Model confidence (mean pLDDT): 79 of 100. Predicted 3D model of a 92-nucleotide RNA (Glycine riboswitch aptamer) from a Burkholderiaceae bacterium. The sequence is in RNAcentral, with records from Rfam. It matches the Rfam family "Glycine riboswitch aptamer". The literature on the family includes a 2004 paper in Science by Mandal et al., "A glycine-dependent riboswitch that uses cooperative binding to control gene expression". Lineage of the source: Bacteria > Pseudomonadati > Pseudomonadota > Betaproteobacteria > Burkholderiaceae.
Order: sequence, then structure tokens, then C1' cells
RNA sequence: GCGGUGUCAGGAGAGCGCCUUGCAACAGAGGCCGCCGAAGGCGCAGGUGGUCGGAUCGACCCUGAACGCUCAGGUACCAGGACUGACGAGCG
Repeated sequence: GCGGUGUCAGGAGAGCGCCUUGCAACAGAGGCCGCCGAAGGCGCAGGUGGUCGGAUCGACCCUGAACGCUCAGGUACCAGGACUGACGAGCG
């Protein structure tokens, strides 16, 4: 310097919704409606990328957002959490 596997810290949003079950109670499971976007996924925009051509454009490939979708996930606490910082493994 790369890297983004690990550890630690920080880390938003949205009903402690209703019904059934369950239980001493909470949790959990199922169903119904509302809502959220920052696990993941999908899509397009864009590209300080490439190739080709009849070339100020077009086609194809690559890449692809915090923008959109809301499948998945989430919607008191806990947990999770894109991303950020520090540290370490590893590579050069």
C1' cells in the first nucleotide's frame, strides 16, 4: 500500500397494532391490516471503463449508487443493521 474475513466502538427508519394459539407471565408460532429501507436481492440512472462501427452518435460487454422496488428482512427492549473509525490475520 492492498484487502474487507475477524474483533471492538459508533450506527437510522417504521404499530410495545388487532385476532387465534401458547404461557403463571413474557417469549414463541400462525393469520390480518398499516408502515420502514441501511442484511441480502432485483431494476434503472450514471461511469474519472472496454470493444466494435457507417462515429461528437449508436450497439455490445463490464461496472453499477445511500436512486427506485419492497421478494426477503424489519416495525418497544434485545438481536440484526448499510456505512464509519481503530486493531489484527492474510497478500504485495